[in-house]
RNA sequence: GCCCGAGUGGCGGAAUUGGCAGACGCACAGGACUUAAAAUCCUGCGAGGUAAAACUCGUACCGGUUCGAUCCCGGUCUCGGGCA
Repeated sequence: GCCCGAGUGGCGGAAUUGGCAGACGCACAGGACUUAAAAUCCUGCGAGGUAAAACUCGUACCGGUUCGAUCCCGGUCUCGGGCA
């Protein structure tokens, strides 16, 4: 230099015939149980915003296509693999 694959919450990791983004697990927070803990059970858990809501934004980054993009197209960055 060329080719292929990957990038999604705090972490792992789903969702790709384009149609509610974050299933499920871990971690964490509050509660129940306990003399106290562990285990177990219940609830919550992206960011901004608010008294609480509403609302807005969010799939590595920048654009494009589309009524609509994690998904399709172009470019860039990072990581992994292969060829030279």
Molecule: transfer RNA
Organism: uncultured Anaerotignum sp.